[in-house]
The prediction has a mean pLDDT of 78. A computed fold for a 105-nucleotide RNA from Blautia liquoris, annotated as TPP riboswitch aptamer (THI element). The sequence is in RNAcentral, with records from Rfam. Of the family's consensus pairs, 92% are formed in the model. Taxonomically the source falls in Blautia (Bacteria, Bacillati, Clostridia, Lachnospiraceae).
C1' cells in the first nucleotide's frame, strides 16, 4: 500500500421450554435469550413492540421428532441424527482491529 473479514447504518429472520408452590402470580433449572410493555381473545391464542441471537450459513432457527442413547426433580439438560434438507441482505469502508499478499528499510 492492496485485498478480505469484523465494528457502523438501514432493512429483514427466529425462539420463548421443564418443574415446584401458599397458584393466573411467585420461585427453581439450563441457556445469549424461556415474552419487556401494549391491544385483543372463542382464553387455545393472535397482532405490534422490547431484550437476546442470527442474515448464505459445518453455532440464529425449523423439519426429521410423539426419533435414538445418556443424565435429571423434570425438560432439546447433554450427545447422536448433522459436512442432512430447508432457512432472512444491501450499502459503506473515514477510522480501528485481525488475517493474507506485495514493496521498502
Nucleotide at each position: 500500500a492492496a485485498u478480505a473479514u469484523a465494528u457502523u447504518u438501514c432493512c429483514g429472520g427466529g425462539g420463548u421450554g421443564c418443574c415446584g408452590c401458599u397458584a393466573u402470580g411467585c420461585g427453581g433449572c439450563u441457556g445469549a435469550g424461556a415474552u419487556u410493555g401494549g391491544c385483543u381473545u372463542u382464553c387455545g391464542g393472535g397482532c405490534c413492540u422490547g431484550a437476546c441471537c442470527c442474515g448464505u450459513a459445518u453455532u440464529a432457527c425449523c423439519u426429521g421428532a410423539u426419533u435414538c442413547g445418556g443424565u435429571u426433580a423434570a425438560u432439546g439438560c447433554c450427545g447422536a441424527c448433522g459436512u442432512a434438507g430447508g432457512g432472512a441482505g444491501a450499502a459503506g469502508c473515514c477510522a480501528u482491529a485481525u488475517a493474507u499478499u506485495g514493496c521498502a528499510u